Large-subunit ribosomal RNA, domain V from a bacterium, 589 nucleotides, folded computationally.
[in-house]
Context: one part of a larger RNA
RNA sequence: CCCAUAGCUGGACGAAAAGACCCCAUGAAGCUUUACUAUAACUUGAUAUUGGUUUAGGGGCAUGUUUGCUUAGGAUAGGUGGGAGACUUUGAAGUUUCGCUUUUGGGCGAGAUGGAGUCAACGGUGAAAUACCACCCUGACAUGCUUUUAAAUCUAAUUUCCUACCAUGAAUCUGGUGGAAAGACAGUGUUAGGCGGGUAGUUUAACUGGGGCGGUUGCCUCCUAAAAAGUAACGGAGGCGUUUACAAAGGUUGGCUAGCUCCCGAUGGAAACGGGAUGUGGUCGUGCAAACGCAAAAGCCAGCUUUACUGCAAGGAGUACAAUCCGCGCAGUUGCGAAAGCAGAAGUUAGUGAUCCGACCGUUUCGAUAUAGGACGGCGGAAGCUCAACGGAUAAAAGCUACUCUGGGGAUAACAGGCUGAUCAGGUCCAAGAGUCCACAUCGACGACCUGGUUUGGCACCUCGAUGUCGGCUCGUCGCAUCCUGGGGGUGAAGAAGCUCCCAAGGGUUUGGCUGUUCGCCAAUUAAAGCGGCACGUGAGCUGGGUUCAAAACGUCGUGAGACAGUUUGGUCUCCUAUCCACUAUGGG
Repeated sequence: CCCAUAGCUGGACGAAAAGACCCCAUGAAGCUUUACUAUAACUUGAUAUUGGUUUAGGGGCAUGUUUGCUUAGGAUAGGUGGGAGACUUUGAAGUUUCGCUUUUGGGCGAGAUGGAGUCAACGGUGAAAUACCACCCUGACAUGCUUUUAAAUCUAAUUUCCUACCAUGAAUCUGGUGGAAAGACAGUGUUAGGCGGGUAGUUUAACUGGGGCGGUUGCCUCCUAAAAAGUAACGGAGGCGUUUACAAAGGUUGGCUAGCUCCCGAUGGAAACGGGAUGUGGUCGUGCAAACGCAAAAGCCAGCUUUACUGCAAGGAGUACAAUCCGCGCAGUUGCGAAAGCAGAAGUUAGUGAUCCGACCGUUUCGAUAUAGGACGGCGGAAGCUCAACGGAUAAAAGCUACUCUGGGGAUAACAGGCUGAUCAGGUCCAAGAGUCCACAUCGACGACCUGGUUUGGCACCUCGAUGUCGGCUCGUCGCAUCCUGGGGGUGAAGAAGCUCCCAAGGGUUUGGCUGUUCGCCAAUUAAAGCGGCACGUGAGCUGGGUUCAAAACGUCGUGAGACAGUUUGGUCUCCUAUCCACUAUGGG
C1' cells in the first nucleotide's frame, strides 16, 4: 500500500416527511362580535278561517219636525213654482207657567185660563207673503236602516278536559255520542313592521431594508437631478382641497413709484407723519407655499364698465391610454379708448374626481311601420361622491386561530455560515495631567492610527421538496492576547511580597451549595483555579431541566373569539438494518 472481518459514528450540508416557525395568495376552514347583508325563532298589526245581540261614539242614506236677522220695510223676508183665500166650538186673539233656541230683538213647542177671532192681496222692496200647498239648499233635533271603532254579552264555528258511554276485547290512542270549561279570543295560513351571531354567506387594502406597530397613499413648489426633457428612496424642506364680482383682487383708459440708509422737523420716543439727498438700486410689493418673473409694470391710485361672452378653430406642448395645457384667425354680440387697439377672468405654476345611477333645465325638424297624448331613450347644459386607499372593485363589510389546513417562497424573517466591523476586545502614536519634585516606576484626559472577528448589530448571499434550537454529560483538538510552572528588562525593586513589560503553548488549570441555566454569587481548597475558536465543537453519541404545539390555571389586556421576550403544572427525541469516505482493532498478501 491492497484485501477481508469485527467495530465506532466525524463527514457524505446523511435518510425520513413538497417546513408545522416566518412571509405571500384579491387561497380555505373553524370561531367571535355593538363588521356587512340575509334569515329561523320571537313579537306587533292587517286579513281568511269568523258568527249573533246590546250599549256608547263617529260616518252615510231615508222619513218627520225645525233653523236661515246687511239696508229700506209694521218685521228674523233661505230659493223656486202653484195660489185668492187659509186656520178656528175637534177652541181664535189675549193672559200666565215650563222647555228648546237666539244676532237679546225675538222665534218654536207643550200645559192652564179664556170664549171668537187671527193671517193674507193693498203701499214700500233687487226678490212677497210661514194665508195655504209642493220641491229643493244650509245647519240642528228625533226615529229607522246600514257601516265603522270601543266595551259588554251569547253560542253554533273552533279549542281544552272527562279513569262518562259506544266502536272495544287489554288500551290515559283515534273517531262518534253526552257533559263541563273557554269562545269568535286562541290556534293555523298569507302579508307588512320590529327584534334577531340562534343560523348562513362574505368582507376585513397596499407600500414596507421580513411581517406587525408607527407613518404614507391625490395635487403644487424647491433641492437631490449629474447645465435639454425626464429621473428613485420610509431622502431633505414646505404648501393645497381655496379666494375675489357691481364700493373686485376681473376688463379697459389715464396717472404714479415703492423699500432701505443718512440729515432736519411741536407733543414724538428705536418704530406713526412731513421735508431733503448730485444716497442706494429692485432689496418693497404681488390674496396664500416655494420657485421663476415683473419698473412710463405684472406693483399703487382713479374714471367708465362686465369679454369671469356664444359658435368654431389653423397650429402646437405634453402623452401608453384616458386625461391635461397653449392658441393664430373667423362669425355674432358687448365694454373701455379720440384712435391705433385691448378684452373668451385673475403675474405663472396647486385649489381636485372618470364611468354608471337617479333627479333638474332646454330640445325648432331627434327615435319607435296607424295617429294623438304619456312614459322611455337620444342630443346640448349644469348640479349630486374627504368614491382622500384621491384611474374611483359593491348602494352596502370588522376581528381571532397555539385546533388549524392547502399552494408557494430561501423573491422574505428566527438558528448557523458568509460580507461588513458602527458596537465590542486588544494594541500603537501624541502627551495635558496625576504621581511631594519628575509626562512616560505606575496611571494617563482631549485626540489620531491599526489589528482581531469571541458581543450587540447592519445586509438578506447558500439553505423553507427541512442545515434539529439553550444548557449539561462524554470525547477532545487548536490559537495565544499566559492563570500556574520556566527565562529575562524596568521599578516610586533594601529583603520578602508586589507592579509593569519582553520571550515562552511542554505540561497543568479543584470540589461543593443555589439556579434549566451559560454567566454569576457563596463556601472550602489549590502552584493555578486562563481567555477564546472548532455550525455560540460535539442529539444518525446521551439527556430533555429551559425555550417552542395540542390540556389547564393566575395576573393583565380585549365586548368577545382570544393574546402576552409575563408566570405556573403536564407533555412520544425515529434509524439493535451504516452503502461510501474517515477512524480503531485483528488477520492475510
Source information:
Its Rfam family is "Bacterial large subunit ribosomal RNA". The full RNA is in RNAcentral, with records from ENA.